Two RNAs folded together computationally: RNase P RNA and transfer RNA, 529 nucleotides in total. The prediction has a mean pLDDT of 75. Rfam match: Bacterial RNase P class A. From the family's description: Ribonuclease P (RNase P) is a ubiquitous endoribonuclease, found in archaea, bacteria and eukarya as well as chloroplasts and mitochondria.

[in-house]
RNA sequence: GGAGCGGACCGGAUGGCCGCUGGCCGUGGAUCCAGUCGGGUUGCCAUACCAAUCCGUGGAUCGAGUCGGUCAGAGGAAAGUCCGGGCUCCGCAGGACACGGUGAUGGGUAACGCCCACCGGCCGCGAGGCCAGGGAAAGUGCAACAGAAAGCAGACCGCCUAAGGGGGUACGCCCCCCGGCAAGGGUGAAACGGUGAGGUAAGAGCUCACCAGCAGGCCGGGUGACCGGCUUGGCUAGGCAAACCCCACCGGGAGCAAGGUCAAGAAGGGAGCAGCGGACAGGCCGGACGACACCGUUUGUCCGGCUCGUCCCGCGGGCUGGUCCGGUCCGCUGUUGGCUCCCGGGUGGACCGCUUGAGGCGUCGAGUAAUCGGCGUCCUAGAUAAAUGGCCAUCACUCGGGCGGCGUUCGGCCGCCGGAGUACAGAACCCGGCUUACAGGUCCGCUCCAGAC
RNA sequence: GGGGAUAUAGCUCAGUUGGGAGAGCGCGUGGAUCGCACCCACGAGGUCGGGGGUUCGAGUCCCCCUAUCUCCACCA
Numbered sequence: 001g002g003a004g005c006g007g008a009c010c011g012g013a014u015g016g017c018c019g020c021u022g023g024c025c026g027u028g029g030a031u032c033c034a035g036u037c038g039g040g041u042u043g044c045c046a047u048a049c050c051a052a053u054c055c056g057u058g059g060a061u062c063g064a065g066u067c068g069g070u071c072a073g074a075g076g077a078a079a080g081u082c083c084g085g086g087c088u089c090c091g092c093a094g095g096a097c098a099c100g101g102u103g104a105u106g107g108g109u110a111a112c113g114c115c116c117a118c119c120g121g122c123c124g125c126g127a128g129g130c131c132a133g134g135g136a137a138a139g140u141g142c143a144a145c146a147g148a149a150a151g152c153a154g155a156c157c158g159c160c161u162a163a164g165g166g167g168g169u170a171c172g173c174c175c176c177c178c179g180g181c182a183a184g185g186g187u188g189a190a191a192c193g194g195u196g197a198g199g200u201a202a203g204a205g206c207u208c209a210c211c212a213g214c215a216g217g218c219c220g221g222g223u224g225a226c227c228g229g230c231u232u233g234g235c236u237a238g239g240c241a242a243a244c245c246c247c248a249c250c251g252g253g254a255g256c257a258a259g260g261u262c263a264a265g266a267a268g269g270g271a272g273c274a275g276c277g278g279a280c281a282g283g284c285c286g287g288a289c290g291a292c293a294c295c296g297u298u299u300g301u302c303c304g305g306c307u308c309g310u311c312c313c314g315c316g317g318g319c320u321g322g323u324c325c326g327g328u329c330c331g332c333u334g335u336u337g338g339c340u341c342c343c344g345g346g347u348g349g350a351c352c353g354c355u356u357g358a359g360g361c362g363u364c365g366a367g368u369a370a371u372c373g374g375c376g377u378c379c380u381a382g383a384u385a386a387a388u389g390g391c392c393a394u395c396a397c398u399c400g401g402g403c404g405g406c407g408u409u410c411g412g413c414c415g416c417c418g419g420a421g422u423a424c425a426g427a428a429c430c431c432g433g434c435u436u437a438c439a440g441g442u443c444c445g446c447u448c449c450a451g452a453c
Numbered sequence: 454g455g456g457g458a459u460a461u462a463g464c465u466c467a468g469u470u471g472g473g474a475g476a477g478c479g480c481g482u483g484g485a486u487c488g489c490a491c492c493c494a495c496g497a498g499g500u501c502g503g504g505g506g507u508u509c510g511a512g513u514c515c516c517c518c519u520a521u522c523u524c525c526a527c528c529a
Stems, first nucleotide, its partner, number of pairs: 001449010012395007020073007029062006037056007075424001079435002082433005087255004094325004099251005105117004119133001120131004134246002139244002141240002156185002158181003164177005193211006212236001214233008259352004268343006275313001277312004282307010292296001314332006345528003359378008396422004401417006454525007463478004472509001480496005502518005
């Protein structure tokens, strides 16, 4: 000097003028009470008294939307809404199944699919980067086209005719049948370990040696994933689970339009969803028989009806979500109450939730790190059709244009004039992440190549 | 602000255990007719919204963007 890798950060500055939103302060104000004090007006012809009322005064409550002052006012992604949590409501939330999600190991955290460290695999010369990274020797399934054959494989070309059978012969052998072979060619994304030797008719883990890989056992290191070594075995077990599935773990639902308070205005209607169950006790009515010597507004027993209560069984609904069970509450002939669906009516307001929080900054300590703890310090938007902006001047940066100068093989450098642009985007209950978008710029650490010393 | 769905030819839509990109209408050419329409035959027309991943292979499975459509307020 060139080419890269990883990380952190900024993302226009200053001044003037005019605006917007919110907090606080001031000013201006409203309502009620008191009749203490002063004044006015009315009632009476009239001063005075008394009564009513107004202004000032005193007290209490509310308090600006006008005006003035002062302070503060978007982001690293506020975005996408992809994960996780806080918070709120659903009667605090049980069990099983289904469904959805995640997937090496150890940590961090409120939690996570995030982060850190480490392991394994792949890529890169390297700094480093990527991995939905459990299970395919549990099961089911898939592999188009090509190819002979695509899953306990297979004979198209090819190699061999040792054994068996037939034919020919010039006796050297040749041809055919039955057959053998996974070595070689070719197809494919993928063809059932690699090299060498032995072996054979030709071959083949058929046998052997070495290597790669797998399974079991043992030893050593590590918290662990895993790594290293020794030994035994059979010679090889293919791919896809972001196909079904199996294993382990996690998940109740809805979301600030959650939810609560107030004000205003209104008009409700229709359809559907369930036991004329049983037992016991009480009350009322009616009837039959009896008791009280007779009588009956008396009383006992039995039967029937009505009504109410308790219990049991059953059914329906709410909580409750996709299903079932369990729990709990309400109801069971319903015109009332509950639930579901449909058609309508009214409002388009205010306040709380709402911004101080797993908060920012600095420092010290623990930890390789993510992160955690102690101390100090700071308060930093809360809008609701939605505020945080516009104009001007100067400067900064970037990109074209013109002119002049310098240097030159080219690339280029300097000065002046005039112009354009300054990204992505914008809070909406709040946090932790991820992902995506982003003009231009700054800093730190590291790698490779070339040259010079 | 918060949920849900869709995107395939000019238009309307199919496309399932992942392997051929299709149908109807429309368009073009030819035929038939005196001519037009109907009709018959043939044909053209596709980045499957965009990008990445898994896989031998993606319209299909997974992730991220883009666009469009749709539903949710409160009171009685």